[in-house]
Molecule: transfer RNA
Organism: Candidatus Iainarchaeum sp.
RNA sequence: GCAGCGAUAGUCUAGUGGUAUGAUAGAACCUUCCCAAGGUUCUGGUCCGGGUUCGAUUCCCGGUCGCUGCA
Numbered sequence: 001g002c003a004g005c006g007a008u009a010g011u012c013u014a015g016u017g018g019u020a021u022g023a024u025a026g027a028a029c030c031u032u033c034c035c036a037a038g039g040u041u042c043u044g045g046u047c048c049g050g051g052u053u054c055g056a057u058u059c060c061c062g063g064u065c066g067c068u069g070c071a
Stems, first nucleotide, its partner, number of pairs: 001070007010024003018054001025043006047063005
């Protein structure tokens, strides 16, 4: 330099053109003599810019970063 893959919550992760899943973390409550464990509820997320579309996390283009391969 070229090509491919990826970017979703503090962390890990699923996902599809119609307001995103689960775990973990944090907060409150229940339970307990206390702790731990357990239960319920809540908080928090689609890398950035542009385009297509009634609607984009998803499709297209560019950028940034990471990984792999080739030179």